[in-house]
């Protein structure tokens, strides 16, 4: 360096709920709480997927769309602790 794995050691991180907060919402932040997680550590590049304030279509019940999101959906990019080959 790569590959392979959580056996040892040290230990991270945090689903689902609740609560406040921002937000048209998806969702986000912080706190409580573990469900799992060997990168569940960052990183929207690329499929994919949630939402629709706004636009655009319709008499209308709605449709369509991303400039908004989801890294704990793939996939890749980049960093990294322990063993062991």
């Nucleotide at each position: 360096u790569u590959g392979u794995g959580a056996a040892c050691a040290g230990g991270g991180c945090a689903a689902a709920c609740c609560a406040g907060c921002g937000g048209a919402a998806a969702c986000g932040c912080u706190g409580g709480g573990a469900c799992g997680c060997a990168a569940a550590g960052c990183c929207a590049c690329g499929g994919g997927u949630c939402u629709a304030c706004g636009g655009a279509c319709g008499u209308a019940u709605g449709u369509c769309u991303a400039u908004g999101g989801c890294a704990g959906c793939c996939g890749g990019g980049u960093u990294g602790c322990c063993a062991c080959a």
Molecule: c-di-GMP-I riboswitch aptamer
Organism: Alicyclobacillus shizuokensis NBRC 103103